RNA sequence: GCCUCUGUAGCUCAGGCGUAGAGCGACACAUUGGUAAUGUGUAGGUCGCGGGUUCAAUUCCCGCCAGGGGCU
Numbered sequence: 001g002c003c004u005c006u007g008u009a010g011c012u013c014a015g016g017c018g019u020a021g022a023g024c025g026a027c028a029c030a031u032u033g034g035u036a037a038u039g040u041g042u043a044g045g046u047c048g049c050g051g052g053u054u055c056a057a058u059u060c061c062c063g064c065c066a067g068g069g070g071c072u
Base pairs, nucleotide, nucleotide: 001071002070003069004068005067006066007065010024011023012022013021018055026042027041028040029039030038048064049063050062051061052060
């Protein structure tokens, strides 16, 4: 330099044009004599950045940035 994959909640990831989700974690409550475990609930997101297409983009297209893998 070229090809390819990934970037979404504190962490691990799903979703893939029409209301952003799960598990774990945090917090509150219930339960207990008390803790743990368990149950219920709550909070937490510019969906990496910029542009384009579209009535509508986290999703499609282009560029860039960061990371993984491959080729030279």

A computed fold for a 72-nucleotide RNA from a Candidatus Heimdallarchaeota archaeon, annotated as transfer RNA.
Its mean pLDDT, the model's own confidence on a scale to 100, is 85.
Rfam family: tRNA.